[in-house]
Molecule: Guanidine-I riboswitch aptamer
Organism: Acaryochloris thomasi RCC1774
C1' cells in the first nucleotide's frame, strides 16, 4: 500500500419530534352550571400511541472453532491418516474518536447516506 472478515432479527434504552390520544389556552353552541360538543392554538406539556442507536443493553438465531460419536476410503477385519456428518455439547464472535451537509416519515433524532469524509 491493497483485498477479505469483523452477522441477523426481536424486546428495551440513551434519546428525538407532534401524526393520533391527552394536557393546557381560547372562540361557538348546549347546559341540571358540575361540565359537554366542535373548531382553532400550544412540544419552552411531566405524559400514552409512534420513531430509535455501528461505537447501548438484553434474548434468540447465523457463522467460527473443539470434542465425544457415526459414516465413507479398503477382498475382509484392525490400526493410522483423509474427508462427511451431527449435537438439549464446549468455546468464540474483538476493536472502534468522528463532522458539516443531505435523506424520510406528520414531524425531528446516536433513524439512514455512514464503520462515510476526516482524525489517531
Nucleotide at each position: 500500500g491493497a483485498a477479505u472478515u469483523u452477522u441477523g432479527u426481536g424486546u428495551c434504552u440513551a434519546g428525538g419530534g407532534u401524526u393520533c390520544c391527552a394536557g393546557c389556552u381560547u372562540a361557538a353552541u348546549c347546559u341540571g352550571u358540575g361540565g359537554a360538543u366542535u373548531g382553532a392554538g400550544u412540544g419552552u406539556u411531566u405524559g400514552g400511541u409512534c420513531c430509535a442507536a455501528g461505537a447501548g443493553a438484553u434474548a434468540c438465531a447465523g457463522c467460527c472453532a473443539g470434542c465425544a460419536g457415526g459414516g465413507c476410503c479398503u477382498a475382509u477385519a484392525u490400526a493410522u491418516u483423509g474427508c462427511c456428518u451431527a449435537g438439549u455439547c464446549u468455546g468464540g464472535u474483538u476493536c472502534a474518536c468522528g463532522g458539516a451537509g443531505g435523506g424520510a416519515u406528520a414531524a425531528a433524532a446516536g433513524c439512514c447516506c455512514g464503520g462515510g469524509a476526516g482524525a489517531a